[in-house]
Molecule: transfer RNA
Organism: Alphaproteobacteria bacterium
């Protein structure tokens, strides 16, 4: 350099063109003589940037930017 995948709460990941989710963690509550563990409730996202298409885009095209993997090349 080319070519592929990936980019989503604090972590790890799901998910779809029509109001964004889970589980784990966090904060309160129930519960105990007190933890833990259960259970209940609740916060926390410009869906990596920008532009197109579209009534409407996290999702579909583009262009960068970061990761990660395979070829290739320089020495």
């Nucleotide at each position: 350099g080319c070519c592929g995948c990936c980019g989503u709460g604090g972590c790890u990941c799901a998910g779809u063109g029509g109001u964004a989710g889970a589980g784990c963690a966090c904060a309160c509550c129930c519960u105990u003589g007190g933890u833990a563990a259960g259970g209940g409730u609740g916060a926390g996202g410009u869906c990596g940037a920008g532009g197109g298409u579209u009534c409407g885009a996290u999702u579909c095209c583009c262009u960068c930017c970061g990761g990660c993997g395979g070829c290739a090349c320089c020495a």